Model confidence (mean pLDDT): 82 of 100. Transfer RNA from Sphingobacterium sp., 73 nucleotides, folded computationally. Taxonomically the source falls in Sphingobacterium (Bacteria, Pseudomonadati, Sphingobacteriia, Sphingobacteriaceae). It matches the Rfam family "tRNA". By type it is a transfer RNA.
[in-house]
């Protein structure tokens, strides 16, 4: 320098054929227990790496940039 993959909640990851984003763990509250552990129920928390484009509408499609992994030179 070039090819491929990745970037979504505090962490690990889903998200189909574009249609207003979810799970597990963690966190907070309540209930059960004499208390802890544990279980059950509920809740908070992300505009999806950044910028631009296409579209009525973009996490999803296109371009550029940044960072990480990998392969080639």
């Nucleotide at each position: 320098g070039g090819g491929g993959g990745g970037u979504u909640a505090g962490c690990u990851c889903a998200g189909u054929u574009g249609g207003u984003a979810g799970a597990g763990c963690g966190c907070c509250a309540g209930c059960a227990u004499g208390g802890c552990a544990u279980g059950c129920u509920g809740g908070a928390g992300g505009c999806c790496a950044g910028c631009g484009g296409u579209u009525c509408g973009a996490g999803u499609c296109c371009g550029c940039u940044a960072c990480c992994c990998u392969c080639c030179a």